[in-house]
Context: one part of a larger RNA
RNA sequence: GGCGCAGGGGGGAUGCCUAGGCGCUGGGAGCCGAGGAAGGACGCGGGAAGCUGCGAUAAUCCGCGGGGAGGCGCAACCGGCCUUUGAUCCGCGGGUCUCCGAAUGGGGCAACCCGCCGGCCGCAGGGCCGGCAUGCGCGCCUGAACCAAAUAGGGCGCGCAGGGGAACGCGGCGAACUGAACCAUCUAAGUAGCCGCAGGAAGAGAAAGAAACAUCGAUUCCCCGAGUAGCGGCGAGCGAAAGGGGAGGAGCCGUGGCGGCAAGCGCGCCGCCGCAGCCAGCCGAAGCGCAUGGGAAGGCGCGCCGCAGAGGGCAAUGGCCCCGUAGGCGAAGGCUGGGGCGGCGCGGCGCCACACAAGUACCGCAGGGCACGUGAAACCCGGCGGGAAGGCGGGAGGACCACCUCCCAAGGCUAAACACUACCCAGCGACCGAUAGCGAUGAGUACCGUGAGGGAAAGGUGAAAAGAACCCCGGGAGGGGAGUGAAACAGAACCUGAAACCCUGCGCCUACAAGCAGCCGGAGCGAGAGUGACGGCGUGCUUUUUGUAGAACGGGCCAGCGAGUUGCGGCGCGCAGCAAGGUUAAGCGGCACGAGCCGCGGAGCCGCAGCGAAAGCGCGUCUGAACAGGGCGGACAGUUGCGCGCCGCAGACCCGAAACCACGUGAUCUAGCCCAGCCCAGGGUGAGGCGGGGGUAAAACCCCGUGGAGGCCCGAACCGGUGUCUGUGAAAAAGGCUCGGAUGAGGCGGGGCUAGCGGAGAAAUUCUAAUCGAACGUGGAGAUAGCUGGUUCUCCCCGAAAUAGCUUUAGGGCUAGCGCGGGGGGGGAUGUGCGCCGGAGGUAGGGCGCUGGAUUGGCAAGGGGGCGCGAGCCUGCCGAGCCUUACCAAACCGCGAAUGCCGGACGCACGCCCCCCGCAGUCAGAGCGUGUGGGAUAAGCCGCAUGCUCGAGAGGGAAACAGCCCAGACCGCCGGCUAAGGCCCCAAAGGGGCGCUGAGUGGGAAAGGAAGUGCAAGCGCGCAGACAGCCAGGAUGUUGGCCCAGAAGCAGCCAUCCAUUUAAAGAGUGCGUAACAGCUCACUGGUCGAGUGGGUGCGCGCCGAAAAUCCGCGGGGCUAAGCGCCGCGCCGAAGCCGCGGGGCGCGCCUUCCAAGGCGCGCCGGUAGGGGAGCGCCGCUGCCUGGGCGAAGCCGGCCUGCAAGGGCCGGUGGACGGGCAGCGGGAGAGAAUGCUGGCAUGAGUAGCGAAAUGCGAGUGGGAAUCUCGCACAUCGAAAGCCCAAGGUUUCCCGGGGAAGGCUCGUCCGCCCGGGGUUAGCCGGGGCCUAAGGCGAGGCUGAAAAGCGUAGCCGAAAGGAUAGCUGGUGGACAUUCCAGCGCCUGCGCAAGCCCGCUUUUAGCGCGGCGGGGACACGGAGGGGCAGGCGGACCCGGCUGGCGGAAUAGCCGGGCCAAGCGGGAUAGGGGCCGCAAGGCCCCGAAGACGCGAUGGGGCGGCGUUAUGCUGAAGCCGCUGAGCCCGCGCCGGCGAGAAAAGCCGCCCGCGCGAGGGCUUGCGCAGCCCGUACCUCAAACCGACACAGGUAGGCGAGGAGAGAAUCCUAAGAUGGGC
Repeated sequence: GGCGCAGGGGGGAUGCCUAGGCGCUGGGAGCCGAGGAAGGACGCGGGAAGCUGCGAUAAUCCGCGGGGAGGCGCAACCGGCCUUUGAUCCGCGGGUCUCCGAAUGGGGCAACCCGCCGGCCGCAGGGCCGGCAUGCGCGCCUGAACCAAAUAGGGCGCGCAGGGGAACGCGGCGAACUGAACCAUCUAAGUAGCCGCAGGAAGAGAAAGAAACAUCGAUUCCCCGAGUAGCGGCGAGCGAAAGGGGAGGAGCCGUGGCGGCAAGCGCGCCGCCGCAGCCAGCCGAAGCGCAUGGGAAGGCGCGCCGCAGAGGGCAAUGGCCCCGUAGGCGAAGGCUGGGGCGGCGCGGCGCCACACAAGUACCGCAGGGCACGUGAAACCCGGCGGGAAGGCGGGAGGACCACCUCCCAAGGCUAAACACUACCCAGCGACCGAUAGCGAUGAGUACCGUGAGGGAAAGGUGAAAAGAACCCCGGGAGGGGAGUGAAACAGAACCUGAAACCCUGCGCCUACAAGCAGCCGGAGCGAGAGUGACGGCGUGCUUUUUGUAGAACGGGCCAGCGAGUUGCGGCGCGCAGCAAGGUUAAGCGGCACGAGCCGCGGAGCCGCAGCGAAAGCGCGUCUGAACAGGGCGGACAGUUGCGCGCCGCAGACCCGAAACCACGUGAUCUAGCCCAGCCCAGGGUGAGGCGGGGGUAAAACCCCGUGGAGGCCCGAACCGGUGUCUGUGAAAAAGGCUCGGAUGAGGCGGGGCUAGCGGAGAAAUUCUAAUCGAACGUGGAGAUAGCUGGUUCUCCCCGAAAUAGCUUUAGGGCUAGCGCGGGGGGGGAUGUGCGCCGGAGGUAGGGCGCUGGAUUGGCAAGGGGGCGCGAGCCUGCCGAGCCUUACCAAACCGCGAAUGCCGGACGCACGCCCCCCGCAGUCAGAGCGUGUGGGAUAAGCCGCAUGCUCGAGAGGGAAACAGCCCAGACCGCCGGCUAAGGCCCCAAAGGGGCGCUGAGUGGGAAAGGAAGUGCAAGCGCGCAGACAGCCAGGAUGUUGGCCCAGAAGCAGCCAUCCAUUUAAAGAGUGCGUAACAGCUCACUGGUCGAGUGGGUGCGCGCCGAAAAUCCGCGGGGCUAAGCGCCGCGCCGAAGCCGCGGGGCGCGCCUUCCAAGGCGCGCCGGUAGGGGAGCGCCGCUGCCUGGGCGAAGCCGGCCUGCAAGGGCCGGUGGACGGGCAGCGGGAGAGAAUGCUGGCAUGAGUAGCGAAAUGCGAGUGGGAAUCUCGCACAUCGAAAGCCCAAGGUUUCCCGGGGAAGGCUCGUCCGCCCGGGGUUAGCCGGGGCCUAAGGCGAGGCUGAAAAGCGUAGCCGAAAGGAUAGCUGGUGGACAUUCCAGCGCCUGCGCAAGCCCGCUUUUAGCGCGGCGGGGACACGGAGGGGCAGGCGGACCCGGCUGGCGGAAUAGCCGGGCCAAGCGGGAUAGGGGCCGCAAGGCCCCGAAGACGCGAUGGGGCGGCGUUAUGCUGAAGCCGCUGAGCCCGCGCCGGCGAGAAAAGCCGCCCGCGCGAGGGCUUGCGCAGCCCGUACCUCAAACCGACACAGGUAGGCGAGGAGAGAAUCCUAAGAUGGGC
């Protein structure tokens, strides 16, 4: 480590349960709101966080009624109360009811801020109460422009409206996906959505109607009519009406003129009589005992009630224990319904006259609605234009006209029948039971998102807390005892407690051994169960495919959830009822415990008759001239309900888009723009202009200086992002190094604007909240998906296709083909095979007459070329045609098979075949053989035909291997025979004979090559001596000629039967030489003595033969165990046989059925068809089990072909089971499925920039906490202030589960307590900016848009009064001390003015001033800051030496305010100028403030107490302050208020103004803490981001850089 057994942990399935849901029924109610709603915020409790209740009268107050003993909610505890003088509680009525919200006095960022008027209270600060929005209507008063009048306008009073609400209703606007297999009319659909408005209902409604020659008589709704008539790219699809049956039932009012009436009607108030319902309640029958048990209601025994045996509770299952139930009773007050009383009105006919709705009817054009899409298109309604009649009139009857008929438009009202259910009451369910059901729990919560919006998880101790006193271990957590309890593995992480997963004990096995994990055999161990060495065989599952172990897809594992349903319509089959008939629909009635039963209802539908385009005729009819023919009918019963199969319409088996449209939400990211602000160390260059000099007629121009321009230069902050490295991160874009811009088209924060069919864009398809060729959210919506994936129990029977035609079709369809099931007809007979007979045909082959190609030889017309004056001649060139030779052809045939095909009587074999109906699947095929096309006579290639196999086929063989060979698997057998193929070993079975091979050929291969070898037939040479060897010869003309420097047999050319001598000898076969020479060969003789040489065919071998690891027999190995032939035997499969068993079909027998027996045959199977069953949940009836132990869970055993069923034991502790029928959310392994749990990776990566060490302390415990020392880091920050943002993180005490990347005694963590103090800081009570809102107003289908007055709008704009010090655990310009200042009020004094209805004064308005401004540059005066000092003060003298001085160390200050003179500067006047005069006048110095504060140090009882020296000089010096300063250029640089003034207008007005002194008063909000960060934005205690201010010293130009100060820190392994 494996298997097994046992015991645990973990986890939360299963079972049981239900507090919550879901779906309905009946009834009620159907609105709430300015009398302030819906909905909220904040509060209210003795202690109170949440929920509930309530509202400052605050878990409540009052009255009436009920009720009758206990209460102070959920919800305990501590501490206290109330109640028979009737509490708590329940019902009804009333009171109170903060603030926000229509929100309504004004404003506003909802729950806040700021007012005005009146009244009342208080000495006063102040408080309380009431009122104050807008619009509309009405009334009254007032009242312009314009003489009057009128109107507009203004004021007052009264009334109404406003907002909310689930669905239903009417109306305005109105999509798209989708369907049409495309798409545009059309569809979806007048749907979704947005908007307006109303009601308990709404709308419609009392005929200018519908009809048809007959009539009906408002509207609405239901059932039919009817999927009809119609409409319709006549496609998809859309789809009436009349009429019939029902529900309900109801009719009326205005209008002109004249005349008449007040009886009438409506509403309100006051009444009378009596009934019922609802909103609390009350009465309400009947049981005991015994045993078991923790407990009785179960069991047993004996009773009782019932108009009550619904249901719930009580320790288990209760009619008689409790609450209830049936049946009865019922108050105050409120609400509702109905009835009665008193009261009033209503007649008809005839005639005449009058009246009877105008920019209307109607018409034209362009549209919309009607089922009706412009159509012949009536009818209804709009926009624009035209435009009647007047009852002797007008409209309609589907164009239009006539006749006829019906009806009176252009005004209005109207119950009921019909729709819906947020809410209340009562009840129901073949609905769910915690992954289910909305969402069962302090849930629209936590959490996510800027926002719209999205949106969870999470139930169970026990009968009762009896919730574990006490003891022990431990810091605790936790555990062990004890105790409670029926049970404690019911102990709160609590019922049951499955699986994955993790452990422990025991048995067997395992460290030379190999694997889809099993099956078969099996030694050993062991009592058994179990385990198991070793051997054989063996390629997971699913999907998709021609084909997958496939390295093609899917699944980490387990558990739970997870997919053909329902309605309507249609076709077929089955069952049932009735039948020439069948059946009711809506509705109605009766009964009733039951949304149930029974009955009525015949409208209507289907059938009973067909034919025809129709008129029409009819068992016939149509065609037709036809009484020809022919077509379709007539002979076969239907209909209703239920079930099943399939189809159509619906989401229609489930999951899945990319997208489209509607309405909203977003510019806290980013882009642009608007308003008001802020920022840019330092250094360099030196434009114009100006001054001086030179120069010119004058200019130009030149030089020097001054000057300080610039999308200028270098370079920090800041902004950017060039290159590279790192980068599963510290970071969902950064870090390191490097680099670009850095006064500009610059950068940054704040307030605003622009929005998706859009915005913005120095333009990249770039940005628009980590998303952009069209954002995000919700909805239409379950869009659509000819595409992919998935689709869940069993057995039995049959069983395909991958083809044809058509297809915007090709991976999709339709029909046919092929499959399945059912039914029927026919009947040895239609089918198939073989035999036999008869046919059609033009393939294979063959052929070359034909059509073409092509070949040899010959003949040859004609042509070309040459010659010739010409006739003509020559020709070696081309050449039709003809003859001849050998040929070729899918599209050649004068020939022509085999096979196949068609037909046929008969024979044999098989047992089918045809027709109808229902249901499919299949339209990707693959390989092999054969024949062919394409290709290259390539392909595991692409086609066609034909056959086989695979597909959908297992078994044996081919080592392994869908398609090859053998063979078709119902099951079992440790029986037999065979097929292919095999028989040496692996590995079942073999030996023999005759040959061949020698190559490991066998056991890969071609052209080609070779005295390999065997066999065969033949041809040469050979005893007249061959072949080979050896000996000898191999000569002469001649060095043949030519050529050549030379060429002599042998460079080359020519000749080569040249000749001669010979037995023979080439004008030479090779080697060789510069050329000769030389060596050879052919040829000849000799020797030797028997065969020898060349070729052909066949068998088996050899070479040819190089690839990536060994390895091309399956291995060992084989010389037979290779190859050929012959013969005998054996092995070998799921084939065949035998034995046993099962199922299906048929036949026979038995049998009431069911079933049984015998016989024969059959039983591989994907898509697919058919049949029969198993299991799960619920309902009904009957039966039955259970605390003496149900379900569930765990294990073992038995059983059925299977799905499954049963028994026993354990656990468990309350519900189950059987039979029959009924009804379904009814079966899981796969969908990158969903939810949860648990693994694996793995004790692995990592622990997020950085320096710690020691000592002491605390503690159970210390690298990490505290203190100290040392060391180190930052120091234009890593220090300090502060705006946003955060929201208690601040401080104190305590804690140690979790959070903290380790630890922890510590913390930004947890618990408890505490902390934020303002007239003068910031904001409001002041102003205005962009912009926003907006009385009236203008515009717009609605919603709404714009906008005047006006209002809002800035915590960085304008305006505006506090400084220094101290205290302090946490706050301080806020508290305290001291010294100031502002505004208002009062008193007093001084000065001045007025007291006449106006020039005191005040207020308002108006007007004027002012506020008031950019950028760049230079310079002056100051202050802050800094440095130095031999000066002043204090302290010190070191480990050693020197030094006493000019040694060393430290320190040498302070505000507002008040006073205050000068200077700079500015303005005015005079002057040509120089200059002079007048006026205004800084900052700052200086004085006071300050006899104060602080202060090194000293003392010290340690209180953070007392005391307290010097306080000068010089240098440097800003970006800060001042001159409302100066200069320059062009881009020409907010508004309003405060404030000052004024002749003016109006109002008030008799007292008032100013100054000084004293006194009094001064509201609301913020104020803690974090601030480049561990507290903000980044999911984190995250190397990122975050506006502004201060920012010291040395070196330095500098805020660069290095080192340091103050201060901070050592980065949580």
Model confidence (mean pLDDT): 84 of 100. Predicted 3D model of a 1613-nucleotide part of an RNA (large-subunit ribosomal RNA, half A) from a Eubacteriaceae bacterium. It matches the Rfam family "Bacterial large subunit ribosomal RNA". The sequence was found in a public genome assembly. Taxonomically the source falls in Eubacteriaceae (Bacteria, Bacillota, Clostridia, Eubacteriales).